[in-house]
Predicted 3D model of a 114-nucleotide RNA (SAM riboswitch aptamer (S box leader)) from Sporolactobacillus nakayamae. It matches the Rfam family "SAM riboswitch aptamer (S box leader)". Rfam describes the family as follows. The SAM riboswitch is found upstream of a number of genes which code for proteins involved in methionine or cysteine biosynthesis in Gram-positive bacteria.
RNA sequence: CUCUUAUCCAGAGUGGCGGAGGGACUGGCCCGAUGAUGCCCGGCAACCUGAUUGUAGUCGUUACAAUCAAGGUGCUAAUUCCUUCAGAAACGUAUGUUUUCUGACAGAUGAGAG
Numbered sequence: 001c002u003c004u005u006a007u008c009c010a011g012a013g014u015g016g017c018g019g020a021g022g023g024a025c026u027g028g029c030c031c032g033a034u035g036a037u038g039c040c041c042g043g044c045a046a047c048c049u050g051a052u053u054g055u056a057g058u059c060g061u062u063a064c065a066a067u068c069a070a071g072g073u074g075c076u077a078a079u080u081c082c083u084u085c086a087g088a089a090a091c092g093u094a095u096g097u098u099u100u101c102u103g104a105c106a107g108a109u110g111a112g113a114g
Base pairs, nucleotide, nucleotide: 001114002113003112004111005110006109007108008107013041015040016039017038021031022030023029027082028081042076043075044074047072048071049070050068051067052066053065054064055063056062080106084104085103086102087101088100089099090098
């Protein structure tokens, strides 16, 4: 970098360093010298490993569920901050407009493969 798969409306600091842009991209709308982004610490969560308990099969052990949070990641403003396309429903006399739902695309993260 590519592919497969799962998740993305919950949660998380009145700390330290540092000193200018940042929120992926477009357009918005925001955050930021009352110090953002970033790094460290702290925290959140429970994807993978691990531990304990239970159930089922089995009797090597495997699958599922719950709990813990030791290890590997991740996350820690705003729903992935909103957005683009297709379909359906509701409102509307109506080309249309608005709202909701579903799917697709894009993106992020975990696990696995190349």